[in-house]
Molecule: transfer RNA
Organism: uncultured Methanobrevibacter sp.
RNA sequence: GGUUCCGUGGUCUAGGGGUAUGAUACCUCCCUUACAAGGAGGGGAUCACGAGUUCAAAUCUCGUCGGAACCA
Numbered sequence: 001g002g003u004u005c006c007g008u009g010g011u012c013u014a015g016g017g018g019u020a021u022g023a024u025a026c027c028u029c030c031c032u033u034a035c036a037a038g039g040a041g042g043g044g045a046u047c048a049c050g051a052g053u054u055c056a057a058a059u060c061u062c063g064u065c066g067g068a069a070c071c072a
Stems, first nucleotide, its partner, number of pairs: 001071007010024003018055001026042005048064005
């Protein structure tokens, strides 16, 4: 330098056109003498950034940035 893949709450992750899923962590309550475990509830991501297509984009297209693998 070229090709391919990836980027989504604090962390991990699902979703591949129609208001983003689950786990974990965090907060509150229940349980306990108390802690842990367990149960119930809650907040938190404008989906790496910019542009385009579309009535509508995390999703499709182009570019940029970051990461990984392969080739040279």